[in-house]
Context: one part of a larger RNA
RNA sequence: GACGAACGCUGGCGGCGUGCUUAACACAUGCAAGUCGAACGGAAAGGCCUGCAGCUUGCUGCGGGUACUCGAGUGGCGAACGGGUGAGUAACACGUGGGUGAUCUGCCUUGCACUUCGGGAUAAGCUUGGGAAACUGGGUCUAAUACCGGAUAGGACAGCUGUUUAGUGUCAGUUGUGGAAAGUUUUUUCGGUGCAAGAUGGCCUCGCGCCUGAUUAGCUAGUAGGUGAGGUAACGGCUCACCUAGGUGAUGAUCAGUAGCCGGACUGAGAGGUUGAUCGGCCGCAUUGGGACUGAGACACGGCCCAGACUCCUACGGGAGGCAGCAGUGGGGAAUAUUGGGCAAUGGGCGCAAGCCUGACCCAGCAACGCCGCGUGAAGGAAGACGGUCUUCGGAUUGUAAACUUCUUUAGACAGGGACGAAACAAAUGACGGUACCUGUAGAAUAAGCCACGGCUAACUACGUGCCAGCAGCCGCGGUAAUACGUAGGUGGCGAGCGUUAUCC
Numbered sequence: 001g002a003c004g005a006a007c008g009c010u011g012g013c014g015g016c017g018u019g020c021u022u023a024a025c026a027c028a029u030g031c032a033a034g035u036c037g038a039a040c041g042g043a044a045a046g047g048c049c050u051g052c053a054g055c056u057u058g059c060u061g062c063g064g065g066u067a068c069u070c071g072a073g074u075g076g077c078g079a080a081c082g083g084g085u086g087a088g089u090a091a092c093a094c095g096u097g098g099g100u101g102a103u104c105u106g107c108c109u110u111g112c113a114c115u116u117c118g119g120g121a122u123a124a125g126c127u128u129g130g131g132a133a134a135c136u137g138g139g140u141c142u143a144a145u146a147c148c149g150g151a152u153a154g155g156a157c158a159g160c161u162g163u164u165u166a167g168u169g170u171c172a173g174u175u176g177u178g179g180a181a182a183g184u185u186u187u188u189u190c191g192g193u194g195c196a197a198g199a200u201g202g203c204c205u206c207g208c209g210c211c212u213g214a215u216u217a218g219c220u221a222g223u224a225g226g227u228g229a230g231g232u233a234a235c236g237g238c239u240c241a242c243c244u245a246g247g248u249g250a251u252g253a254u255c256a257g258u259a260g261c262c263g264g265a266c267u268g269a270g271a272g273g274u275u276g277a278u279c280g281g282c283c284g285c286a287u288u289g290g291g292a293c294u295g296a297g298a299c300a301c302g303g304c305c306c307a308g309a310c311u312c313c314u315a316c317g318g319g320a321g322g323c324a325g326c327a328g329u330g331g332g333g334a335a336u337a338u339u340g341g342g343c344a345a346u347g348g349g350c351g352c353a354a355g356c357c358u359g360a361c362c363c364a365g366c367a368a369c370g371c372c373g374c375g376u377g378a379a380g381g382a383a384g385a386c387g388g389u390c391u392u393c394g395g396a397u398u399g400u401a402a403a404c405u406u407c408u409u410u411a412g413a414c415a416g417g418g419a420c421g422a423a424a425c426a427a428a429u430g431a432c433g434g435u436a437c438c439u440g441u442a443g444a445a446u447a448a449g450c451c452a453c454g455g456c457u458a459a460c461u462a463c464g465u466g467c468c469a470g471c472a473g474c475c476g477c478g479g480u481a482a483u484a485c486g487u488a489g490g491u492g493g494c495g496a497g498c499g500u501u502a503u504c505c
Stems, first nucleotide, its partner, number of pairs: 001504002005501005012374006018367002020332001025330003029327003034077003039074002042070002046068001047066009084285003094209006103202002108198008116150004125140006156177007164169001183190001211257003218248003223245008260282004264275004287308005310321004338364001340363003346360001347358004377407004387398004411446001413441005421432001449494005454475003460489005470477002
């Protein structure tokens, strides 16, 4: 000098930041991912129209209709983003620079071509069962942008020939294979399919960089390589069969310990050292371990299955759960906040849109935790007052300090006005917030402490104590005149803070 700090004493205001570093310990409760009726059959609830009955004459009950709207359901898109955390990982995890003649890419953009003919189901519904529940079985009916078949398709895919290339790539020709589609709407849209290209985002691979220990010296059988096959979007021992016997290591393998990496941050003249909170990029993880499914994308935090531990419900047969999301609780700890407001802005998902959802985000609350700013008054004022302290008893000092006089009103209080942030044709739309800010009114009014004073190191006297009590970062103080302990006066330093402790340079 620094800090995500803590502790002690003290504490007026504002702005901007920051706030479980420990138990990746366990979690009550609420919320954190939905949306589309312009894909579909529909109608549980509300609205509207209408019939009947009752009466309290505008309500109730029982019907019918509509589809304004919409619960549940089929279907689509999203849920792989956003948010959290750092356990694991010494690794192509990360950083940096390359490679792919070995690769994928939903939504988006561009171009070309198409959007044809049919079919059978099934949920919801109705009905009937089982179960304490979670849930689930049978029968029957029905729809689609759900599912399936046919047609057509330059091109796609596979093989062969030629061309070009160092090369497996490009281009041309030829043969064969199997292969597409979906409708909807207020008639204007929004869509669907194939191919090519782009953009974006990934996968893979390589050079270099990347902590400590030799009181770890050898390690390795899918191990190293080949041939063939399988698998993958794709290369590859990735997996398998066979063959060969290799591969790696003192330039530190293997083993053990520690650790997420980086942009950066702190320090330092620099070189360097330390560090990786907040913000940004990448990675890993989601109660522990394993596994796949769906999908353009996951081996998936708020999905599924299995096993373990734990918690809860149970009619004992069986079930339910996962805060390292936002708040919050217990526990641990020196220690770390509200079960707040809003989608107004920015961004995201869905939707033609209106809009809905969004603990992302924007705000507010708490904490001197940090940085910055402001205030606690200003000017005048000597009888150098009183009081305190010291004293050589003369005085000195506190000290222009106070009183007193004249002013000012920042912050605070009260009253009046009152935003920007709001953009989208217009109109409407602000959580923050009646906040910031402006104007006015009264009155010095409501606001100072902490540490030190032997040397290092700015700042000294008195009393008490008597190697006691105590101090102390180092040197060292204290055993009767202690500037070093305790108190007082004075002084020095910093100041809404000041000291101490831990850690780094």